[in-house]
A computed fold for a 74-nucleotide RNA from a Candidatus Uhrbacteria bacterium, annotated as transfer RNA. The coordinates come from a structure-prediction model, not an experiment, and the mean pLDDT is 80. Rfam family: tRNA. It is annotated as a transfer RNA. Its family is annotated with triplet codon-amino acid adaptor activity in the Gene Ontology. Rfam describes the family as follows. Transfer RNA (tRNA) molecules are approximately 80 nucleotides in length.

RNA sequence: GUUCCAGUAGCUCAGUUGGAUAGAGCAGGGGACUUCUAAGCCCAAGGUCGAUGGUUCGAUUCCAUCCUGGAACA
Numbered sequence: 001g002u003u004c005c006a007g008u009a010g011c012u013c014a015g016u017u018g019g020a021u022a023g024a025g026c027a028g029g030g031g032a033c034u035u036c037u038a039a040g041c042c043c044a045a046g047g048u049c050g051a052u053g054g055u056u057c058g059a060u061u062c063c064a065u066c067c068u069g070g071a072a073c074a
Base pairs, nucleotide, nucleotide: 001073002072003071004070005069006068007067010026011025012024013023019057029043030042031041050066051065052064053063054062
């Protein structure tokens, strides 16, 4: 330098053939239980879906460019 893959909650990830309030597990917070703790149980919170622009009535999803990380080739 070229090509490809990934980027969604603090962490690990799901989510598609564009549509209804964007989810799970873990971590953290609260409650209940217990002599106390742990485990298990219940509840709530936590997100500019990497950025900008475009297409569309409507974009996490499609298109373009850029950014970050990774892989292959040179």